This is a predicted structure of a 72-nucleotide RNA (transfer RNA) from an uncultured Erysipelotrichaceae bacterium. Its mean pLDDT, the model's own confidence on a scale to 100, is 83. Its Rfam family is "tRNA".
[in-house]
RNA sequence: GGGUGUUUAGCUCAUCGGGAGAGCGCUUCCUUCACACGGAAGAGGCAGUGGGUUCGACACCCGCAACACCCA
Numbered sequence: 001g002g003g004u005g006u007u008u009a010g011c012u013c014a015u016c017g018g019g020a021g022a023g024c025g026c027u028u029c030c031u032u033c034a035c036a037c038g039g040a041a042g043a044g045g046c047a048g049u050g051g052g053u054u055c056g057a058c059a060c061c062c063g064c065a066a067c068a069c070c071c072a
Base pairs, nucleotide, nucleotide: 001071002070003069004068005067006066007065010024011023012022013021018055026042027041028040029039030038048064049063050062051061052060
């Protein structure tokens, strides 16, 4: 320098155009002498960033950035 992939909740990941979710973690309550386990409820992201397409985008297209890998 060229190419490919990834970028969604604290962490690991779903979500092939119209409702943003799960597991773990976190908070509160119940249970216990207490902790753990278990049970119930709840908070938390507008989706790397800037544009475009569309009635409508996390999802399609383009630029940029970060990270990983391959080639040179």